[in-house]
RNA sequence: CAGAAAAUAGUUUAGUGUUAGAAUUCUGGCUUUGGGUGCCAGGGGUGAGAGUUAAAGUCUCUCUUUUUUGG
Numbered sequence: 001c002a003g004a005a006a007a008u009a010g011u012u013u014a015g016u017g018u019u020a021g022a023a024u025u026c027u028g029g030c031u032u033u034g035g036g037u038g039c040c041a042g043g044g045g046u047g048a049g050a051g052u053u054a055a056a057g058u059c060u061c062u063c064u065u066u067u068u069u070g071g
Base pairs, nucleotide, nucleotide: 001070002069003068004067005066006065007064010024011023012022013021018054025043026042027041028040029039030038047063048062049061050060051059
């Protein structure tokens, strides 16, 4: 320099254009003499910017970052 892939919660990740889920973590409560375990409830998210659409995590374009192939 050219090609390809990825970006979703603090972390690991799922999501056929039609309500953003799970595990873990954090907070509070119950349980315990206390801690741990267990149970219940709650908080926390679509890399940035445009476009298409009634509706975008999903489709298109640009940028950023990361990984990878070739030279």
Overview: The RNA shown here (transfer RNA) has 71 nucleotides and comes from Puntigrus tetrazona. It matches the Rfam family "tRNA". By type it is a transfer RNA. Its family is annotated with triplet codon-amino acid adaptor activity in the Gene Ontology. The RNAcentral record of the sequence draws on ENA. The prediction has a mean pLDDT of 82.